[in-house]
The prediction has a mean pLDDT of 88. Predicted 3D model of a 350-nucleotide part of an RNA (small-subunit ribosomal RNA, central domain) from an uncultured bacterium. The full RNA is in RNAcentral, with records from SILVA.

Context: one part of a larger RNA
RNA sequence: CUGGGCGUAAAGCGCGUGUAGGUGGUACUGUAAGUAGGGCGUGAAAGCUCCUGGCUCAACUGGGAGAGGCCGUUCUAAACUACAGAACUAGAGGAUGGUAGAGGGAGGUGGAAUUCCAGGUGUAGCGGUGGAAUGCGCAGAUAUCAGGAGGAACACCGGUGGCGAAGGCGGCCUCCUGGACCAUUCCUGACACUCAGACGCGAAAGCUAGGGUAGCAAACGGGAUUAGAGACCCCGGUAGUCCUAGCCCUAAACGAUGUAGACUAGGCGUCGGAAGCUUAAUCGCUUUCGGUGUCCAAGCUAACGCGAUAAGUCUACCGCCUGGGGACUACGGCCGCAAGGUUAAAACUC
Numbered sequence: 001c002u003g004g005g006c007g008u009a010a011a012g013c014g015c016g017u018g019u020a021g022g023u024g025g026u027a028c029u030g031u032a033a034g035u036a037g038g039g040c041g042u043g044a045a046a047g048c049u050c051c052u053g054g055c056u057c058a059a060c061u062g063g064g065a066g067a068g069g070c071c072g073u074u075c076u077a078a079a080c081u082a083c084a085g086a087a088c089u090a091g092a093g094g095a096u097g098g099u100a101g102a103g104g105g106a107g108g109u110g111g112a113a114u115u116c117c118a119g120g121u122g123u124a125g126c127g128g129u130g131g132a133a134u135g136c137g138c139a140g141a142u143a144u145c146a147g148g149a150g151g152a153a154c155a156c157c158g159g160u161g162g163c164g165a166a167g168g169c170g171g172c173c174u175c176c177u178g179g180a181c182c183a184u185u186c187c188u189g190a191c192a193c194u195c196a197g198a199c200g201c202g203a204a205a206g207c208u209a210g211g212g213u214a215g216c217a218a219a220c221g222g223g224a225u226u227a228g229a230g231a232c233c234c235c236g237g238u239a240g241u242c243c244u245a246g247c248c249c250u251a252a253a254c255g256a257u258g259u260a261g262a263c264u265a266g267g268c269g270u271c272g273g274a275a276g277c278u279u280a281a282u283c284g285c286u287u288u289c290g291g292u293g294u295c296c297a298a299g300c301u302a303a304c305g306c307g308a309u310a311a312g313u314c315u316a317c318c319g320c321c322u323g324g325g326g327a328c329u330a331c332g333g334c335c336g337c338a339a340g341g342u343u344a345a346a347a348c349u350c
Stems, first nucleotide, its partner, number of pairs: 004321003007304002012318001014201004021194003025088002028085004033081002035077007048066007091191001092188003095184005103177007110154001115149003119145003125136002162169002206247006215241002220236004258317006266295012299306002323350003332343004
């Protein structure tokens, strides 16, 4: 390279926007680049195939014929691809009218709880554990009552419920703002799909500067346990967790399943719409579109399992894999304040 693969065996980039590139709906007219056919040229010799000759045979070798790839030129064809022109509406987008939602950003605001502060009542314990101790408490704790301060998170509702591309998003109100779905079939007329680079987003931890700090809590100190205990348990406790601005760019970033489209039995839930029937009632039933679950037919799979949300049957494009270790490493490049990230070997060894 051909080929085979990527849920769990090695393998889907964490996710998106999108350039080049690749690919591209229906019908028509033309062109003839690809494509197909014919002619001609070329296709040295050797080699190859067939026929035939020479060494006793063969290998080897002489002669003749033929084939083949590529290429050039010319004629023809016009189905397919391409290109040009002019159309269409089933893809895509728009318009109009509705709908649901923890989608995002900013500002405000509420109650419960923890802690702390000052006060009242009140007295000897509280706390903690398997049991204890460290710890707190007669300088009045714990408990209890009313008051105040401050920070963080939003019980119930809450749901294989919803929204978002992913990360993720949950009290309530206001403002700004993105997307989705349904109905009408009114407009544009292939405007599409995918996407190397590129650009953007990206949990937690971590970093820089400034603030904030109630609770929790790496590190650290102490008490236990234990042979030891660097731990698990307990008492404390600083970074951090929170906010603003800027970095970092990783993850079991998981559905361990790339994106888009088409097709292929059903059953039962649930969320958002629409139509019809029905009803006291958007109660219920039927149909339908879009999500989200579950169990299965066919089929697939090494099995487990998947099964219209496919891992089935196909198409387009991208990414990735090629025995284990060495090695999510070294060196170099790029990025970063750093931590480090990204790209990524070899010797050696089994």